[in-house]
Background:
The RNA shown here (Bacterial RNase P class A) has 378 nucleotides and comes from Chloroflexi bacterium HGW-Chloroflexi-9.

RNA sequence: CCAGGGGGCUGGACGGUCGCCGGUCUCCUUCGGGAGGCGGGAGGAAAGUCCGGACUCCGCAGGGCAGGGUGCCGGUUAAUGGCCGGGCGGCGUGAGCCGACGGAAAGUGCAACAGAAACAUACCGCCGGGUCGCCCUCGGGCGGCCCGGUAAGGGCGAAAUGGUGCGGUAAGAGCGCACCGGCGUCGUGGUAACACGGCGGCCGUGCAAACCCCACCCGGAGCAAGGCCAAAUAGGGGGACAUACGGGCGGCCCGUCCUGUCCCCGGGUAGGUUGCUGGAGGCGGCGGGCAACCGCCGUCCUAGAUGGAUGGCCGUCGCCGCGUCCCGGUUGGGCUCGGGACGCGGUACAGAAUCCGGCUUACAGGCCCCCUGGCGCC
Numbered sequence: 001c002c003a004g005g006g007g008g009c010u011g012g013a014c015g016g017u018c019g020c021c022g023g024u025c026u027c028c029u030u031c032g033g034g035a036g037g038c039g040g041g042a043g044g045a046a047a048g049u050c051c052g053g054a055c056u057c058c059g060c061a062g063g064g065c066a067g068g069g070u071g072c073c074g075g076u077u078a079a080u081g082g083c084c085g086g087g088c089g090g091c092g093u094g095a096g097c098c099g100a101c102g103g104a105a106a107g108u109g110c111a112a113c114a115g116a117a118a119c120a121u122a123c124c125g126c127c128g129g130g131u132c133g134c135c136c137u138c139g140g141g142c143g144g145c146c147c148g149g150u151a152a153g154g155g156c157g158a159a160a161u162g163g164u165g166c167g168g169u170a171a172g173a174g175c176g177c178a179c180c181g182g183c184g185u186c187g188u189g190g191u192a193a194c195a196c197g198g199c200g201g202c203c204g205u206g207c208a209a210a211c212c213c214c215a216c217c218c219g220g221a222g223c224a225a226g227g228c229c230a231a232a233u234a235g236g237g238g239g240a241c242a243u244a245c246g247g248g249c250g251g252c253c254c255g256u257c258c259u260g261u262c263c264c265c266g267g268g269u270a271g272g273u274u275g276c277u278g279g280a281g282g283c284g285g286c287g288g289g290c291a292a293c294c295g296c297c298g299u300c301c302u303a304g305a306u307g308g309a310u311g312g313c314c315g316u317c318g319c320c321g322c323g324u325c326c327c328g329g330u331u332g333g334g335c336u337c338g339g340g341a342c343g344c345g346g347u348a349c350a351g352a353a354u355c356c357g358g359c360u361u362a363c364a365g366g367c368c369c370c371c372u373g374g375c376g377c378c
Stems, first nucleotide, its partner, number of pairs: 001374010012317007020041002023038006043349001047360002050358005055222004067218005072086005087101001088099004102213002107211002109207003123154002125150011162180006181203002183200007226274004236265007246258004281300008318347012
């Protein structure tokens, strides 16, 4: 210098002007509010709402079924499916990256096309036996059919009965042996996953983000949760008065109910208020730990809207892209790199809604740190 890997940070600045939402102080007020001053007002993701918790209400003796989730080991945490460290497998020359990574010998199911056969199967081939025919130098050979053996060879396929080799056999076959792979078992190391070594031929495909089995976890709904205050109208309960009119109690009287007026009570709605923002909080230092993370000390206060505020316009500067010109590396020119002037255009993704910890997704441009490979020079 080129190519690449990992991690972290940032996410325009200032001024003018017109507004918006809270807080506080002063003044005014017809008590509804108004005016003025001061101070505060979005993010790294506020997003998706995918996990986990706090908080609230409801439910709940205990256990089980159903349903959902998680799935190598250890740690961390309020908790997690997050994070950290480790193991194993895969990819990369490497720094590093990726992995739903328990069980397929409990059972069921599926395996397109091709293929005889996808789990117990013989298409071709190979081998043995029987029988028939033909030939013969009488030892036998060839061919057809039947019975049986064989997964070593051919062929099909993503996948064909652990792999390679030697022995063995009629031909073959873990049938025997050596090495490699798997499984089981024992020993050693490790908290463990697992690794290494010994022994045993135990070796019957793959798929569980197919059903299923095993282990562990999970009660439901959510701030529109929930609490408080509480109109108008309608309706409910109680009391007093009126019973003048009308109706029911089968005709009449009393009584009673409906009814009329007034008062009281309680529930719900509109509306208001609370929950509401000081918290598993931010920053700095020290200490423990490989790390995630934890402890102690100091310091700071930093949005709370509810048709939902945090904005619009103008100017100056910054940054980026393009174009023209100039200067330098450079020596006549070009490419390229760096710097400057002018013009034009752009300035990302995105907007809190109970709060917090994560994950995922979106994002113009810029900055920093560590590491790997290659080339060149000393």
Background
It matches the Rfam family "Bacterial RNase P class A". By type it is a ribozyme. Gene Ontology terms of the family: ribonuclease P activity, tRNA processing and dimeric ribonuclease P complex. The prediction has a mean pLDDT of 77.